[in-house]
Parts: sequence; C1' cells; structure tokens
RNA sequence: AAGAAAAUAUUGCCGAAUUUCUGUCGUAGAAAACGGGGGAACCAUUUUUGGGUGAAUUGGUCUCGCUUUAGAGUGAUCAUAGGGAACCUUCAACCGAACCCUUCAGCUAACCUCGUAGGCACCGGAAGGGGAAACU
Repeated sequence: AAGAAAAUAUUGCCGAAUUUCUGUCGUAGAAAACGGGGGAACCAUUUUUGGGUGAAUUGGUCUCGCUUUAGAGUGAUCAUAGGGAACCUUCAACCGAACCCUUCAGCUAACCUCGUAGGCACCGGAAGGGGAAACU
C1' cells in the first nucleotide's frame, strides 16, 4: 500500500413488523399507525379431494420404501408461475422457502380477535424510455 474477516455507528433494503406515552428501576401496560384471521344479508358453492400467512406455484427425470397394478409420498437434480432497492420495458445475476390451525372456516357490514418478528447490504448490475427538481 492492497485485500480479507470481525465489531460498532450511519445510510439503505426484504418484511405488516414502526412511533409515542405511562409505570417500574424492573421490564409490564396503553395509544396511534401498519398488517392478519374469524364473522350477516345478497351473491356464489355442489360440499368428494380441509384451510391460513407468504413471491415461494406447477411440472420433468432419477432414487428410496409403501401399496398391489395403479396411486400417493421421501430425497436429489433440472426447469417454471411468481418475487425484490423511485416508475415502465428488455437483458443479466439472485430467490422461488419455511411455518401455522386441526375436522372447522366462500364472499361478508356491524362486531370479535391476533401480530409489530427476523434477516441482509455498502454507491447499490446494464441498456433504452418516461417523469421530477435545480442551474444557465
């Protein structure tokens, strides 16, 4: 000097998951805001084959065992609906999970009820278009 890693702070991102007040002196409650679920009429529904949050859905091939001739499941891999940093299009890279309820739930006014986590990054990939602001 360069590079890598870790920690803290700032800034920003995915996500509903933020802010304020009071009390306590220890860690509780309330409000606002944002978000989810249940829940009439009307409408819808043939209810079998359950439903919900979420972008995370749907397939091919191989494998394992079950079943017994055809069906669903486990694991791997390849694709894919879909998704994300101001807006649109295209290209590129990446994600395409996980969890919850338990026999019950369509929509749904009033009403009832629940959550406010977790994680990531360092000038934000490129081209074109549109828009806004500032300056001349």